[in-house]
RNA sequence: UCCUUAAUAGCUCAGUGGUAGAGCAAAUGGCUGUUAACCAUUAGGUCGUUGGUUCAAGUCCAACUUAAGGAG
Numbered sequence: 001u002c003c004u005u006a007a008u009a010g011c012u013c014a015g016u017g018g019u020a021g022a023g024c025a026a027a028u029g030g031c032u033g034u035u036a037a038c039c040a041u042u043a044g045g046u047c048g049u050u051g052g053u054u055c056a057a058g059u060c061c062a063a064c065u066u067a068a069g070g071a072g
Stems, first nucleotide, its partner, number of pairs: 001071007010024004018055001026042005048064005
């Protein structure tokens, strides 16, 4: 210098252009002698950044940033 992959909740990860989700963790309540476990509920996201395409973008396109891998 070039190529590939990844970036989504506190963590690990899903998500076929049409309402952003799960598990764990957190909070509240229930259960009970108490804790843990269990059950129910709730909160938590400018989907890495900036543009573009589209009626509509986490998803498609371009550039950039960061990380991992590869070629030289």
Predicted 3D model of a 72-nucleotide RNA (transfer RNA) from a Rickettsiales bacterium. It matches the Rfam family "tRNA". Rfam classes the family as a transfer RNA. Rfam links the family to the GO term triplet codon-amino acid adaptor activity. Its mean pLDDT, the model's own confidence on a scale to 100, is 83. RNAcentral holds the sequence, with entries from ENA.